[in-house]
Molecule: Glycine riboswitch aptamer
Organism: Rhodospirillales bacterium 70-18
RNA sequence: UUAUCCCGAGCGGGAGAGUGUGGGCCGGCCGCGCACCGGCGGGUCCACCGCCGAAGGCGCAACCGGCCCCCGGAAACGCUCAGGCAACAGGGACCGCAGCGGGAGA
Repeated sequence: UUAUCCCGAGCGGGAGAGUGUGGGCCGGCCGCGCACCGGCGGGUCCACCGCCGAAGGCGCAACCGGCCCCCGGAAACGCUCAGGCAACAGGGACCGCAGCGGGAGA
């Protein structure tokens, strides 16, 4: 230094499940000239029920390894603590890209 490998950012793709119920608070629009009242819809907080799994987390775990009846690693599997459940937005394991940055390098 090269093939290559690893990590990170960038770009592209990227699923699932409730427009749930009740209550509180804060604006908006309309019915009326105002107030009261009523209707519609938005945001937010709490509680309850149902559900999802692809940040993370956990597993007594499929699998892999070793000094092998013990120990270690550990999944896209399992659990749902967290997170999420109309659309939009956001997040998103994983996949692809190579002209990026860093490290290792026969």